[in-house]
RNA sequence: AAAAAGGUUUUCUAGGGUUCCGUAAUAGAAAUAUUAGACUGGUCCGAGAGAAAACGCACAGUUUUUUCUGUGUACACGGUGGGAUAAAAGCCUAGGAGUU
Numbered sequence: 001a002a003a004a005a006g007g008u009u010u011u012c013u014a015g016g017g018u019u020c021c022g023u024a025a026u027a028g029a030a031a032u033a034u035u036a037g038a039c040u041g042g043u044c045c046g047a048g049a050g051a052a053a054a055c056g057c058a059c060a061g062u063u064u065u066u067u068c069u070g071u072g073u074a075c076a077c078g079g080u081g082g083g084a085u086a087a088a089a090g091c092c093u094a095g096g097a098g099u100u
Base pairs, nucleotide, nucleotide: 007055008054009053010052011051012050015045016044020042021041022039023036024035025034026033027032056073057072058071059070060069061068075095077098081093082092083091
């Protein structure tokens, strides 16, 4: 300096906010309206460096081919700024800049 399956999807979690619901306060006879996420929550968003599963990938074996079986799929410190959505975020930018 370069490359890499360091893959894809689903479910969930840490985390995240506030469209909707609920909650609280205020107003109102009521319906309802306004405000509040310095409201535990349901819906919602959600991890490369969190979990699980399926598919896949690599190698080996088996089979004329399709197939099937086994093993492996390691490691991973990390901003500021910007972007999407109602909004925010361990989301995206990004296994980026940088650091070791």

The RNA shown here (Guanidine-I riboswitch aptamer) has 100 nucleotides. Its Rfam family is "Guanidine-I riboswitch aptamer". Rfam's curators write: This family represents a conserved RNA structure found upstream of the ykkC and yxkD genes in Bacillus subtilis and related genes in other bacteria. Of the family's consensus pairs, 100% are formed in the model.